Context: one part of a larger RNA
Molecule: large-subunit ribosomal RNA, domain IV
Organism: activated sludge metagenome
């Protein structure tokens, strides 16, 4: 100096990425308890006040008088509280051994397959198994995630369905014609014809699924403009033109877990605030189950304020204990 306790004058978060850490609170029992709620909570809200023994009385609930102590849940054991916005409804669940969360799950919605020898899954294209000793209020997939209001346009690209007119389309099927080979034939001869077989190619023709083509479908994969001019102070532009598209982003929300420019700007907290919270809308680059937008209860979850409390600090200091060293 270290490790683990204890106490510390005056201050009281000046500390620090952030009150990390510590400390504060604490048990019963009595008053007394808000906003805001899904009416069930919130709530031990918050904030007070009692608290030991010993005598006597007692309706047994207490009451009345006395002793002691710095202190009486006298040691241990034993919630810190408010406000406020973000995500996530909620109790679960996770990275055994560097994350436990906003992440997964979740009830609840949705959409979509599957009629039973179901779909779907393992299995050696199997027996056989689960799905199930179930039967669409079943089962299985996929997306959202409680609950409260919603959930808009857009079928043009990709998916999926669907219909069967057309048009393209394999292998096979038929198979016109062909090619080599030659028994014979013709020739003096070099050659030439040349049947059946066999055997090389082969045109029309017929022929599925799919693809083109036609429709539909957004809780399907996804997408959801641009320039210009206009109002009697200015500015704006309710209006008007004009290209372009499958159609040009609606409700709602917005400097936001999204905002670069940005410490946007204006208001609140603060002597002082690049974070916070409430507004604006210029939304670089919100947006509706890849949900929006709210939300009472939960959260070892984040971010900001206050009380209390304190060695976190100005700033240090004192003390125990154990390590460490030297001998034994």
């Nucleotide at each position: 100096a270290c490790c683990u306790c204890u106490c510390u004058a005056a201050g009281g978060a000046a500390c620090u990425c952030g009150g990390c850490a510590a400390a504060u609170u604490a048990g019963c029992c009595c008053c007394g308890u808000a906003a805001c709620u899904u009416c069930g909570g919130g709530a031990g809200a918050a904030g007070g006040g009692g608290u030991g023994c010993c005598u006597g009385c007692u309706u047994c609930g207490g009451c009345a008088g006395g002793c002691c102590u710095c202190a009486g849940u006298a040691a241990a054991u034993u919630g810190c509280g408010u406000u406020u916005a973000g995500c996530g409804a909620c109790u679960g669940u996770u990275u055994a051994a560097c994350a436990a969360a906003a992440a997964c799950a979740c009830a609840g919605c949705a959409c979509u397959c599957u009629g039973c020898a179901a779909c779907g899954u393992c299995g050696u294209c199997a027996a056989g198994a689960c799905a199930a000793c179930g039967u669409a209020u079943a089962g299985g997939g996929u997306g959202u995630g409680a609950c409260a209001c919603g959930u808009g346009a857009c079928c043009a690209a990709u998916g999926c369905g669907g219909a069967a007119a057309g048009a393209u389309c394999a292998a096979g099927g038929c198979g016109a014609g062909u090619u080599g080979u030659u028994a014979g034939c013709c020739g003096u001869a070099a050659g030439g014809c040349g049947a059946a077989g066999c055997u090389c190619c082969g045109a029309a023709c017929c022929u599925a699924a799919g693809u083109c083509c036609c429709c539909g479908u957004g809780a399907a994969u996804g997408u959801c403009g641009g320039c210009c001019g206009u109002a009697a102070c200015u500015a704006u532009a309710a209006c008007g033109g004009u290209c372009c598209u499958a159609a040009g982003g609606u409700a709602g929300c917005g400097a936001a877990a999204u905002u670069c420019c940005u410490u946007g700007u204006c208001g609140g907290g603060u002597a002082a605030g690049u974070u916070c919270c409430g507004a604006c809308c210029u939304g670089c680059a919100c947006g509706a189950a890849u949900c929006g937008u709210g939300u009472a209860a939960c959260g070892a979850c984040u971010g900001a304020a206050c009380g209390a409390c304190u060695g976190u600090c100005u700033c240090g200091g004192a003390g125990a204990g154990g390590a460490u060293c030297u001998c034994g």